[in-house]
Context: one part of a larger RNA
Molecule: small-subunit ribosomal RNA, 3' major domain
Organism: uncultured prokaryote
């Protein structure tokens, strides 16, 4: 000098209280341990693993098991022989890889060949999701968007160091006054950057319709006002001839104007380092390790297993409801081997057979749902809840047995609000509706976005938790 203390001051933060909804109890989906197996590939482990990697395991994917094959190889570069291929039809065999046979046959030429591809051969090599994340690089979480880390000169102590960075205020914040052996400076913080909120300018189609006509219908004539859309300004700075409060400073309280006020909401952005912190399975890589195999092809399993624990979600236990019935209002996204209307078919699987239309502010997916309306149900294990089974079906795809989604009919379990404990939230959030999207052949209760609807509570900082400064003891380093 750090670190640490059930030492001490000041300060924060959904950290505690206040409050609102949750997990823990039911079924169920998913990920994890165990345990089971031929195999149940492999990694991820207090917070900072466990709906993680994986933005989708029926074959593939796949790495794993078993059983069949090949050995210069599935792939790359060199020699060196031969051929026109590529494709197609066939026999065997349990299947496929692979084998045999037959046929057609590429481009350039200077007509010598060269080239692309096929096969043989030969060795150099190749191949390896085989070990080592404690040999690494590159990426990542994390503490943490916490408000801290440090240099140069100088000065100071024998020195290791210290000053500065400490003190007084004051901030979201080492942020800014003030002082002060200091004085400048750097990575951080702010600000530049997208986004959302007002307003003008330029435009005005595929968007929009106040007036002027016209239509089933902005549908068409017109229109440049609205609305929007998208390019470029303006606006917010504690800026004010306001007041208070401080040291007159810096700020802070209020008020005025204002769509917006004291960083406006949101996001993108993570200093110096921690955890030998994850990843040799994304990728690259030093070493070690296999080479007729720990490499590589194919078939079928397997990753879905089921006495059991956990974590995470989804549905629900019901009238602020269920079930029918009418009827309104979105944002934001993606569409060509796609998105697929209308109007037929089917009780129904946003099915189905035809098919307008649209590379898209044109034209579809699209039905927003919760709402409002109105009928019922009357406190029951029910007209709650839907697991779970037996039937029939559709749709994808060589192919849904092991193992997919939907649909109907018919079964109709647990469940009456959840011990001990635990999470998450401070404002368009929480609850709670729904809708799109990525991956995708299907396949979502995840994940990532998207509007609709819309509260409660905050006295305060005594205490749990994590953190920042300063200080003060250590038999720690």
């Nucleotide at each position: 000098u750090g670190a640490c203390g059930g030492g001490g001051g000041c300060c924060c933060g959904c950290a505690c209280a206040a409050g609102c909804g949750g997990u823990g109890g039911a079924g169920c989906a998913u990920g994890u341990g165990g345990u089971u197996u031929a195999a149940u590939u492999c990694g991820a482990u207090g917070c900072u693993a466990c709906g993680c990697g994986a933005a989708g395991a029926a074959c593939c994917u796949u790495a794993c098991c078993u059983g069949g094959g090949c050995u210069u190889g599935a792939c790359a570069u060199c020699c060196c022989g031969c051929g026109c291929u590529a494709c197609c039809c066939u026999g065997g065999g349990a299947a496929a890889c692979u084998g045999g046979g037959g046929g057609u046959u590429c481009u350039c030429u200077u007509c010598g060949g060269a080239g692309a591809c096929g096969c043989g051969g030969u060795g150099a090599c190749a191949g390896g999701u085989g070990c080592u994340g404690c040999a690494u690089g590159g990426c990542u979480g994390u503490c943490g968007u916490c408000a801290g880390c440090u240099c140069g000169u100088g000065u100071u102590g024998u020195g290791a160091g210290a000053u500065g960075u400490u003190g007084g205020g004051u901030u979201a914040a080492g942020u800014c006054c003030c002082g002060c052996a200091a004085c400048g400076a750097g990575c951080g913080c702010a600000a530049c950057c997208c986004u959302c909120g007002c307003c003008a300018u330029u435009a005005g189609u595929u968007a929009c319709c106040a007036g002027c006509a016209u239509u089933u219908a902005g549908u068409u004539g017109g229109g440049g006002a609205c609305u929007c859309u998208a390019a470029c300004g303006a606006g917010a700075c504690c800026g004010c001839u306001u007041g208070g409060c401080u040291a007159u400073a810096a700020g802070c309280c209020a008020g005025a104007g204002g769509a917006a006020g004291g960083u406006g909401g949101g996001g993108a952005u993570g200093a110096c380092g921690u955890c030998a912190a994850g990843u040799c399975a994304u990728c690259a890589u030093g070493g070690c390790c296999c080479u007729u195999a720990u490499g590589u092809c194919c078939a079928g399993g397997g990753c879905u297993a089921c006495a059991c624990a956990c974590g995470u979600g989804c549905u629900a236990c019901a009238a602020u409801g269920g079930c029918g019935u009418g009827u309104a209002c979105a944002a934001a996204g993606g569409g060509g081997a796609g998105c697929g209307a209308a109007a037929c078919c089917g009780c129904g699987a946003g099915g189905g057979g035809u098919a307008c239309g649209c590379a898209a502010a044109u034209c579809g997916c699209a039905a927003a749902a919760a709402g409002c309306u109105u009928c019922u149900c009357u406190c029951a294990g029910u007209u709650c809840g839907g697991a779970u089974u037996g039937g029939a079906g559709u749709c994808u795809g060589c192919a849904a047995c092991u193992c997919g989604a939907c649909u109907c009919c018919a079964u109709g379990a647990a469940g009456u609000u959840g011990g001990a404990a635990u999470c998450g939230c401070u404002a368009g959030u929480a609850a709670u509706c729904g809708c799109g999207g990525a991956u995708c052949a299907g396949c979502a209760u995840g994940c990532c976005g998207c509007g609709g609807u819309g509260a409660a509570u905050a006295c305060g900082u005594u205490c749990c938790c994590g953190g920042g400064c300063c200080u003060u003891g250590u038999a720690c380093a």